[in-house]
A computed fold for a 1514-nucleotide RNA from an anaerobic digester metagenome, annotated as small-subunit ribosomal RNA. Its mean pLDDT, the model's own confidence on a scale to 100, is 84. Its Rfam family is "Bacterial small subunit ribosomal RNA". The RNAcentral record of the sequence draws on SILVA.
């Protein structure tokens, strides 16, 4: 620091997503050891059970029990010490512990203020402490209760209560004076000295109150508020205040957002980040709140009180049923809820508190342990050697590699951990004792020294034992992002954070191997910052990507012009206080490092206060004129409002003339017209808009404004520059205005026209076209407030090279006038520097380059939808979301593709013209049938007489049926085996194949022979293997069709562009061509095209058999038959020739076009072979070859037999034909080009013929096939289903063949069907060509109308590019790119999701208003009740004061009612919405999308939509 992901690619905008960092987690797999740390986040739910705040006998009365000791026989008693429990009294229980419910400010942070207060215990200090007094627990007595508790009586102490004295430095004061106090006890031989107690002062530390200033979200909460704001008095408090009361005012808050609603404890920090920020408040400190829920006081210095107190209330739980008890958000621990969070330990040893003079006692606060990988951080799971690179795995190309020095194996070390032992430190205090020194003195403090005591827990390290022994996983491996191969799977299981994977060769899913990244942990998942500048303060944007309000006017508010003085808010600069500690940073140190902890330093960007300085803001004050305004004078204008006038069309109504159609369309009908239309003439009425002028011309802020006059009126601009002195700019709310459309109410109504009738069109046609037509368009008067209200560009200011063209002014140049010029001011365009921009484009009328203010916008869809509120009559406006749901949705810009878009050009492409196909028969392919089976392929063109250059068997196949072989028909290789079953005869069985038998048998070498040993083929067995016309053409090569023999397709260097890309290659000419030429930021090249190969056209040279035969000779009836010739002819081989070369014209002087000449042949002479990048996943796994996959007694291999030939149909390609340009017979010419030995086959002989006998020649320019046929003569047929036609039958034959029944050809005879020229549509051909017309091959045993070839006869038409189809360049538009067979819209119907709405329903907050009214405090009463003080009394007693219960009042919680707000679930039904391979009607948009779209608004209409009216151009 960035990457993935929109596209065919490419820039942009943009949104999703990923890498980092973290967590009080949690959830999966793994899991050795230590050390710091951490752990109820949710139910502020509910709790058994123990323990968490007591101490103090040196304040008091006193004590059970226990020991001593005396009395006593005992019971017991008395006296001493100890000392439990209780009670009185002090002190402490308000701290310390939890917790985050509640609070948006009564809270909290920061920085003050308190002359408006308080402070126990501490500390300094200054005084005091006399006299008195009465009573109460405890106790004892009787008593009530089931328990809690509790009553009556009797008596008693205090550092407890009271009462006097005394009294100021305290209080209060009207400044004369009023008033307020106390305790004593302990030690001790001994107290003013030690510990207490009372009053005054100051301190420390703690609090209370208060003041500014910060402190979440929501305006779909816009107004709140009556103790309310503020006087005045009076209560109350520790103490200000409406804190409370009374009265009197009539305030106070609030858009700088009051009030409500929702959420939230808040800081110190923490998490991240570069930082600004932005999220967070766990643990530890600091503040605050709370203690089952509300309410309340008391008690104290301090509470309105976590383990205190009343009262209500929920809830538990006891119970004798009458009534009582309780509150773990302390520490453990339960149970519920939940993804989820720990022991009912130990111990006061250390730190800290509380009480005590102290010993101490207490103390779940701590310190320690446990449990949890929850987290950081340490180590460790060995360390060296070790190659036949083993064995296993796993890949292979089978060679090999890799795992992998890894391991075995040899040495070696002992960390952790076991195990056994010892052991620093955490302990230094107190207390005791002894001793020693200070403090005048002390019994009291202080220091030192020596001795003594104290450790729950942890345990550093250290020795000693054994032994490599006890200790490695997770996740990932398509790309982002490090790391890959195999097999299984086969859009199935499944994976996915984004893009995406998976449909028979998955690096993506599951397994294995093998790699990577971590590592006691490693992954998921969830949150937070971070990239993300994607909320932009730093540091974003608004022409077209999401954004400029429709336009003005103007309130707050923000900003503001030159100059002088003043202040010192705001700034700027330095002191100073403040910003607790911890934390982060530095440095240093301590724990073996590190986590982790100590100490210092820095920071803590902050607010406060002193000084200081005046540029620059601001505030006051004085001036200036350039900003704005204003005046004069002069001017342009469809700028507004009323009112009147005019003319052309229009249309209706009258009158004429006319007489048959009008009108209206792609074409037509509806309509109108013999009742007289239209067309024309005249008149009259009526409404409504204002032709030409008219212009990128004017005017207005916008909407908008167009005849012509007149009034009334706004606003510009110029030119003087005379006044005023900053009076300006913008501009939230707010108010004005605001096209069409549409309302309301009156009018009007000519034309045009929604709705709505009709007629076309269509499959339909609720349209598009065409006759009518109401609203409506018009006017007045109120609504309405929207537009593609657009320059999709807010307003003002200033600045920044220019040029042309308009419109409204001035000036100046010439003596003067005009004009032109030149010069300025304002206003409308075009093109364009620099600049900006993503490009398009903009560009002094900026989208440059700056400042001021306003508006808006943060991914697409849900949506400008719901809901609320607001305005409107009303339609509807404005304001305005959420679930869900998708990875995109966009912008400009390029190659392409495609258009019922345009230009320009070609093609037998259409047109001209010739034959045909479709009708018949009847061949051959193919579909469908049909069968046991009718093998398989091949499907628009570019399958369909295709593969197949030939299916009776054979071919012939996974084709049917049957019968059979299994190492195999066919290849190669071990291994045993032993001459047999091997060859060959031969026999059985069989439909063959095949099984089954019998008989012979090879080469060397040994031997006389018997035999015997070897060996190779071959045979059996076995075992690797063989064989597959099984799949897969969508895994491949190769090969092959098409586009198309069209002229296209590329590349290099350059240049342009941010880039894809573009240029070249576009543009003018031209061509058969991207052929060439010219021009040109292109210049060159290469595949393609030509050309170059063949064949054919004319001619030479060359050769001369088998070919030719003029000439010369012989011969035959006759033939080149024969000598012989090599001239022609051919033959086949080298050569010539043709090149726009030559002439003339056109072109641009080119290219090349068009006539001519000459020539066999003329502009590529004909004809072939040759097919560029590339496209159709186009065809072939059935030529062949090949991955992969299947089958292996079969899907492989052999036989027989059928079938590939079926047959109601369809369709494609041919043959014969329908006849007279023919047919049929005679009879006669004249070719190519091939074949040809298992061949062609003559002559000759039979046969009516196929054929057959026959044998001569010929491996062929010799011989054979082989008749060439049409054509020429001649003769018949006379237009008929015929002498046309031949098709089906039937009979007799013939050939090939092992064999013609299914299922070959041929022949004779007989039979003689369809058919008289073929709808709609639709093929080939532009010259030796179509058409005719025979002739040959190849394949083959046989079979040809097929296919390849070959010749002979021999044409008509066009010289066009309007149209079909294709195609090629340019250029437009695109929302296509699998690329128009494209994309895509909305209704319906299906499944599911989430949401609105609903008659109701159930809860839940906060208020309001009545009623009730608990505790209590405060206040009146106080007839009961009363020790202390007074007073009478000698005392009894009696009164007063004073208190105190009852009772009343005023608040006052819960509770009750009620009427409203609000928020949240449910709800029959009901609306759109969203997704979801292949449902359904339609074709709306995208090409001129077939009616150009679209925006607004109003009407229809299954549906997209259609139509009216304005308006935009996108």
């Nucleotide at each position: 620091a960035g990457g993935g992901u929109u596209u065919g690619a490419u820039c942009c905008u943009g949104g999703c997503u990923c890498a980092g960092a973290a967590u009080g987690a949690a959830c999966g797999u793994u899991g050795g050891c230590g050390g710091c740390g951490u752990g109820g986040a949710u139910u502020a739910g509910g709790c058994a059970u123990g323990c968490a705040a007591g101490u103090c006998g040196u304040g008091c009365g006193g004590u059970a029990g226990c020991c001593c000791u005396c009395c006593g026989c005992a019971a017991g008693g008395a006296g001493g010490g100890u000392u439990a429990g209780a009670g009185c009294g002090g002190c402490g229980a308000a701290a310390g512990g939890g917790u985050g419910a509640g609070u948006a400010a009564u809270g909290c942070g920061u920085a003050g203020g308190u002359a408006a207060c308080c402070u126990a215990c501490c500390c300094u200090u200054c005084g005091g402490a006399c006299c008195g007094g009465g009573a109460u627990a405890g106790c004892c007595a009787c008593g009530g209760g089931a328990a809690a508790c509790u009553g009556u009586g009797g008596g008693u102490a205090a550092u407890a209560c009271c009462g006097g004295a005394u009294g100021a430095a305290g209080u209060c004061u009207u400044c004369g004076g009023a008033c307020c106090a106390a305790a004593g006890g302990g030690u001790g031989u001994g107290a003013u000295u030690c510990c207490g107690c009372c009053g005054g002062a100051g301190g420390a530390g703690g609090g209370g109150c208060u003041u500014a200033c910060g402190u979440c979200c929501u305006a779909u909460u816009a107004g709140c508020u009556u103790g309310u704001u503020g006087g005045u008095g009076a209560g109350g408090u520790a103490a200000u205040g409406g804190c409370u009361c009374a009265c009197c005012a009539a305030g106070g808050c609030c858009a700088a957002g009051a009030u409500g609603g929702g959420u939230a404890c808040g800081g110190g920090g923490u998490g991240u980040g570069a930082g600004a920020g932005c999220a967070u408040g766990u643990c530890c400190c600091c503040g605050c709140a709370c203690a089952c829920u509300g309410g309340g006081a008391c008690u104290g210095a301090g509470a309105c009180a976590c383990u205190g107190c009343c009262c209500a209330g929920a809830c538990a739980c006891c119970u004798a049923c009458g009534g009582g008890u309780g509150g773990c958000u302390g520490c453990a621990g339960u149970c519920g809820a939940g993804a989820a969070u720990c022991u009912u330990c130990g111990g006061c040893a250390a730190u800290g508190g509380g009480c005590g003079c102290a010993a101490g006692c207490c103390u779940g606060a701590c310190c320690g342990a446990g449990c949890g990988a929850c987290g950081c951080c340490g180590c460790g799971u060995g360390c060296g050697g070790g190659a036949u690179g083993a064995a296993g795995g796993c890949c292979u190309u089978c060679g090999g590699g890799u795992u992998g020095u890894a391991a075995a194996c040899c040495g070696c070390u002992g960390u952790c951990g076991a195990u056994g032992g010892g052991g620093a430190g955490g302990a230094a205090a107190u207390g005791c004792g002894a001793g020693g020194g200070g403090g005048c003195u002390a019994u009291c403090c202080c220091c030192c020294u020596c001795g003594u005591u104290u450790g729950a827990c942890c345990g550093a390290u250290c020795c000693g034992u054994a032994g490599a022994g006890g200790a490695a996983g997770g996740a990932c491996g398509g790309g982002c992002u490090a790391a890959g191969u195999u097999c299984g799977u086969g859009c199935c299981a499944g994976c996915a954070g984004c893009c995406g994977c998976g449909g028979u060769a998955a690096g993506a899913c599951g397994a294995a191997c093998c790699g990577u990244c971590c590592g006691a942990a490693c992954g998921u998942u969830a949150u937070u910052c971070g990239g993300u500048a994607u909320c932009a303060c730093u540091g974003g944007g608004c022409u077209u990507a999401a954004a400029g309000g429709g336009u003005g006017c103007g309130u707050a508010g923000g900003c503001g012009g030159c100059u002088g003085g003043g202040u010192a808010a705001g700034u700027u600069g330095g002191g100073u206080g403040u910003g607790a500690a911890a934390u982060c940073c530095c440095u240093c140190g301590g724990c073996u490092c590190a986590a982790c902890c100590g100490a210092g330093g820095a920071a803590u960007u902050g607010c406060g206060u002193c000084c200081a300085a005046a540029a620059c803001u601001g505030c006051c004050u004085g001036g200036c004129u350039u900003g704005a305004g204003g005046a004069a004078g002069a001017u342009a204008g469809a700028g507004g409002u009323g009112a009147g006038c005019g003319g052309a069309a229009c249309u209706u109504a009258g009158g004429g003339u006319g007489g048959a159609g009008c009108g209206g369309u792609g074409a037509a009908a509806u309509g109108c017209g013999u009742u007289g239309a239209u067309a024309u003439c005249c008149u009259a009425a009526g409404g409504a808009a204002c032709a030409c002028c008219c212009g990128u011309g004017g005017c207005g802020a916008a909407g908008g404004c167009g005849g012509c006059u007149c009034a009334c009126u706004g606003g510009g601009u110029c030119u003087u520059u005379c006044c005023u002195g900053a009076c300006g700019c913008u501009g939230a709310u707010g108010c004005a205005c605001g096209a069409a459309a549409g309302c309301u109410a009156g009018g009007g109504g000519a034309g045009c026209g929604a709705a709505c009738g009709g007629g076309a069109u269509u499959a339909g046609a609720u349209a598009c076209c065409c006759c009518g037509g109401u609203a409506g368009u018009c006017c007045u008067a109120g609504c309405c407030g929207u537009a593609a209200a657009c320059g999709a560009u807010g307003a003002g200011c200033a600045c920044u090279u220019g040029g042309c063209c308009g419109a409204a002014g001035g000036g100046u140049c010439c003596c003067c006038c005009a004009u032109a010029g030149c010069u300025u001011u304002u206003u409308g365009g075009c093109c364009g520097a620099a600049g900006c921009g993503a490009a398009a484009g903009c560009g002094u009328u900026a989208a440059g380059u700056g400042c001021u203010c306003c508006g808006c916008c943060u991914g697409g869809g849900g949506a400008g939808u719901a809901u609320g509120g607001u305005c409107g009559c009303a339609a509807g406006g404005c304001u305005g979301a959420a679930a869900c749901u998708c990875a995109a949705a966009g912008g400009a810009a390029u190659u392409g593709a495609c258009g019922g878009g345009g230009g320009c050009u070609c093609a037998c492409a259409c047109a001209a013209g010739c034959g045909g196909u479709g009708g018949a028969g009847g061949a051959u392919g193919u579909g469908g049938u049909u069968u046991a089976a009718u093998u398989c392929g091949a499907g628009g063109c570019u399958a369909c007489g295709c593969g197949a250059a030939g299916a009776a068997c054979c071919u012939u196949a996974u084709c049917c049926u049957g019968g059979u072989c299994u190492u195999g028909a066919c290849a190669u290789g071990u291994a045993c085996g032993g001459a047999u079953u091997a060859u060959c005869c031969c026999g059985g069985u069989g439909a063959a194949a095949g099984c089954c038998g019998g008989g012979u048998a090879c080469g060397c070498c040994c031997g006389c022979a018997a035999g015997g040993g070897u060996g190779g083929a071959a045979c059996g067995u076995a075992c690797a293997c063989a064989g597959g016309u099984g799949c897969u053409g969508c895994a491949u090569g190769g090969c092959u069709g098409u586009c198309g023999u069209c002229a296209g397709c590329u590349c290099g260097u350059g240049u342009c562009g941010u880039g894809a890309g573009a240029u070249g290659u576009c543009g003018g000419g031209u061509u058969a061509a991207g052929u060439c030429c010219c021009u040109u930021a292109a210049c060159g090249a290469g595949c393609g095209a030509a050309a170059c190969c063949c064949c054919u056209g004319u001619u030479g040279c060359u050769a001369g058999u088998u070919g030719c035969c003029a000439g010369c000779g012989g011969g035959u009836c006759a033939u080149g038959c024969c000598g012989g010739g090599u001239a022609c002819u051919c033959u086949a081989g080298c050569g010539a020739g043709a090149c726009u070369g030559c002439c003339g014209g056109c072109g641009u002087u080119a290219a090349g076009c068009c006539g001519g000449a000459g020539g066999a042949a003329g502009g590529u002479g004909g004809g072939g072979a040759u097919g560029a990048c590339g496209u159709c996943a186009a065809g072939u796994c059935c030529u062949c070859a090949u991955g992969g996959c299947c089958c292996u007694u079969a899907u492989g291999a052999c036989c027989a037999g059928g079938g590939c030939g079926a047959c109601a149909c369809a369709c494609g390609u041919c043959c014969u034909a329908c006849a007279a340009u023919g047919g049929c017979g005679c009879g006669u010419a004249c070719a190519a080009a091939g074949g040809g030995a298992a061949g062609c086959c003559a002559a000759c002989c039979c046969g009516c013929g196929a054929g057959g006998g026959g044998g001569a020649g010929c491996c062929a320019a010799u011989c054979c096939c082989a008749a060439a046929a049409a054509g020429c003569g001649c003769g018949c047929c006379c237009c008929a289903g015929u002498u046309c036609g031949g098709a089906u039958u039937g009979c007799a034959g013939g050939c090939u063949g092992c064999a013609a029944c299914u299922c070959g050809c041929c022949u004779g005879c007989a039979u003689g069907a369809a058919g008289c020229u073929g709808g709609a549509a639709u093929c080939g051909c532009u010259a030796g060509u179509a058409a005719u017309c025979g002739c040959g091959g190849g394949u083959c045993a046989g079979c040809a109308u097929a296919c390849c070839g070959c010749g002979g006869u021999g044409a008509a038409u066009g010289u066009g590019u309007u149209c079909c189809u294709g195609a090629g360049c340019c250029u437009u538009g695109u929302a296509c790119a699998c690329a128009c067979c494209g994309c895509c819209c909305g209704u319906c119907a299906a499944g599911c999701c989430a949401c609105g709405a609903a008659a109701g329903u159930g809860g839940g907050g906060g208020g309001c208003a009545u009623c009730c009214g608990a505790a209590g405090u405060c206040g009146c009463c106080g007839a009961g009740c009363u020790a202390a003080c007074c007073c009478c009394g000698c005392a009894a007693g009696g009164g007063g004061a004073g208190g105190c219960a009852a009772g009343c009042g005023c608040c006052g919680a819960a509770g009750a009612u009620g009427a409203a707000c609000u928020c949240c679930g449910c709800g029959a039904u009901u609306g759109g919405g969203a997704c979801u391979a292949a449902g359904u009607c339609g074709u709306a948009a995208c090409a001129a999308g077939g009616u150009a779209g679209c925006c607004g608004u109003a009407g229809g209409g299954g549906a997209a939509c259609c139509u009216g009216c304005g308006g935009c151009u996108g």